[in-house]
Context: one part of a larger RNA
RNA sequence: GGCAGACGGUGGAUGCCUAGGCUCUCGGAGGCGAAGAAGGACGUGAUAAGCUGCGAAAAGCUGCGGGGAUCGGCACAUACGAAUUGAUCCGCAGAUAUCCGAAUGGGGCAACCCGUCAGGCCAAGGCCUGACACAUGAAUUGAUUUCAUGAGCGAACGCGGGGAACUGAAACAUCUCAUUACCCGUAGGAGAAGAAAACAAAAGUGAUUCCCUCAGUAGUGGCGAGCGAACGGGGAUUAGCCCAAACCGGCUUUGUUUCGGCAAAGUCGGGGUAAUAGGACUUCGACAAAAGUUUAAUGAUAGAUAUAGGAGAACCUACUGGAAAGUAUGGCCGAAGAGCAUGAAAGCUGCGUAUCCGACAUAUCGAACAAUAGACGACGGAGCACCUGAGUAGCGCGGGACACGAGACAUCCUGUGUGAAUUGGCGGGGCCCAUCCCGUAAGGCUAAAUACUCCCGAGAGACCGAUAGUGAACCAGUACCGUGAGGGAAAGGUGAAAAGAACCUCGAACAGAGGAGUGCAAUAGACCCUGAACCCGUCUGCCU
Numbered sequence: 001g002g003c004a005g006a007c008g009g010u011g012g013a014u015g016c017c018u019a020g021g022c023u024c025u026c027g028g029a030g031g032c033g034a035a036g037a038a039g040g041a042c043g044u045g046a047u048a049a050g051c052u053g054c055g056a057a058a059a060g061c062u063g064c065g066g067g068g069a070u071c072g073g074c075a076c077a078u079a080c081g082a083a084u085u086g087a088u089c090c091g092c093a094g095a096u097a098u099c100c101g102a103a104u105g106g107g108g109c110a111a112c113c114c115g116u117c118a119g120g121c122c123a124a125g126g127c128c129u130g131a132c133a134c135a136u137g138a139a140u141u142g143a144u145u146u147c148a149u150g151a152g153c154g155a156a157c158g159c160g161g162g163g164a165a166c167u168g169a170a171a172c173a174u175c176u177c178a179u180u181a182c183c184c185g186u187a188g189g190a191g192a193a194g195a196a197a198a199c200a201a202a203a204g205u206g207a208u209u210c211c212c213u214c215a216g217u218a219g220u221g222g223c224g225a226g227c228g229a230a231c232g233g234g235g236a237u238u239a240g241c242c243c244a245a246a247c248c249g250g251c252u253u254u255g256u257u258u259c260g261g262c263a264a265a266g267u268c269g270g271g272g273u274a275a276u277a278g279g280a281c282u283u284c285g286a287c288a289a290a291a292g293u294u295u296a297a298u299g300a301u302a303g304a305u306a307u308a309g310g311a312g313a314a315c316c317u318a319c320u321g322g323a324a325a326g327u328a329u330g331g332c333c334g335a336a337g338a339g340c341a342u343g344a345a346a347g348c349u350g351c352g353u354a355u356c357c358g359a360c361a362u363a364u365c366g367a368a369c370a371a372u373a374g375a376c377g378a379c380g381g382a383g384c385a386c387c388u389g390a391g392u393a394g395c396g397c398g399g400g401a402c403a404c405g406a407g408a409c410a411u412c413c414u415g416u417g418u419g420a421a422u423u424g425g426c427g428g429g430g431c432c433c434a435u436c437c438c439g440u441a442a443g444g445c446u447a448a449a450u451a452c453u454c455c456c457g458a459g460a461g462a463c464c465g466a467u468a469g470u471g472a473a474c475c476a477g478u479a480c481c482g483u484g485a486g487g488g489a490a491a492g493g494u495g496a497a498a499a500g501a502a503c504c505u506c507g508a509a510c511a512g513a514g515g516a517g518u519g520c521a522a523u524a525g526a527c528c529c530u531g532a533a534c535c536c537g538u539c540u541g542c543c544u
Base pairs, nucleotide, nucleotide: 001543002542003541004540005539006538007537008536009535015529016493017492020464021463022461023460024459025458026457027456028455029453030452031153032152039100040099041098042055043054044053046078050074051073061094062093063092064091065090066089070082071081072080105114106113107112115132116131117130118129119128120127121126134150135149136148137147138146139145157188158186159185160184161183162182168175172222198205199204209236210235211234212233213232219227220226240445241444242443243389247270248269249268250267251266252265253264254263255262256261275423277388278387279386281383282382283381284380285379292376293375294374295373298370299369303365304364305363306362307361309357310356311355315330317328318327319326331348332347333337339351340350341349394418395417396416397415398414399413400412401411404430425440426439427438428437429436480487481486500528503515504514505513506512
């Protein structure tokens, strides 16, 4: 030095565990904010660095309700206190709530500085309280003052305005990626859409939205890559309405006047809202007058739910063991044999579970009921030709959207130019024309079925189990890195219980070790469960 065996050191794999995650389901909630938010700074404890809580009234104050013996957060120590005259704790409602931050009296390098006016303290300096930003809208005055609203934050979902490229086409330009990512505006608990100028086809349907299908079909497409419907059928959910106008009337202003009015404009009220056209007006005939019915707006109650809680069945003994829930014997409950914990594996030990009960207060929902308002009830005929949404429809040019790339290209939107008709009207049925059919544009509102989850509650998993699962099981968006935008870790486990090793010895020792003691175990001793490999030793044997 090598090999082998034994015993160790080191190291932290593996096994077991879970305090944390991940993905969903059901229900709730779907906002907070000038009454100052979200997020912070600084304070606040007997001792107090951090976290948590709170705010100069500062781990807290008040009231009501619950609860019933301990309590002074994490945090295990000392001291000092509180509590059956009901504390701590839990729920609801209040009070307080420094400074910054939309930040709003002005400024500013956020958490700071400096004002004006009124009032109070006040010799002065100074201190305290209140008000003082901007925008929009409304009202109003002699003079501009008052009131209301907004502003900012927030995960996804909605609508609108802008808007790529990588990529694919095996290159690349039309095309694709994609009307995506991203940016901006803006709303709600949903949003958008929505009561046919719709589809269809000789038969019919009857607002919108969503799902399944039709169907990877018809189409579209350097007819490449690709893109990709609709009708119809089956379901979810269902709900329909209001104006403008004609006509009638009130008021104001203007013009005109023969002062009687007339006309116009504006505004308000009645009327009226459709396609088998309807309405206005005139007229005729029935009824006639509100009883009733109904409704998505309002109020209030019974009640329900939520936010604390309460009651809640039934097992002992022996054995093994450190410990019984294990084994054995014999029982019991069950509207409860979900689950967790307890010194190993518990229906009957504890918490719970099934079931039942409960609220001073607050919130939400909410019938009967009340008032208001709208509609229906309330029709038919004839005449008349007054009304029925104009820089609109359409058309030319240029774009865009439609599954549809300009195509034979209808339909929709519009930058620009042009520009109708008025129910004997007008639009559509995929060039265009005719017949036929369907509808009634150029005003508006509308629940449900649909989308999503920052958040709360209950639950589930052929999801993970500490190099996994969130980046984060642990004081993590921390430490650390970067001028900055930003990037971004590692790190879990003594034991059933601290019983966390009194005392002694060696030692300079608050290092470490050896005894002693605790414990089932200390090779469970805090560098603490298990403790693999690599690597390093000690002893023994063999070989060189």
This is a predicted structure of a 544-nucleotide part of an RNA (large-subunit ribosomal RNA, domain I) from Porphyromonas gingivalis.
Rfam family: Bacterial large subunit ribosomal RNA.
The source organism's lineage runs through Bacteria, Bacteroidota, Bacteroidales, Porphyromonadaceae and Porphyromonas.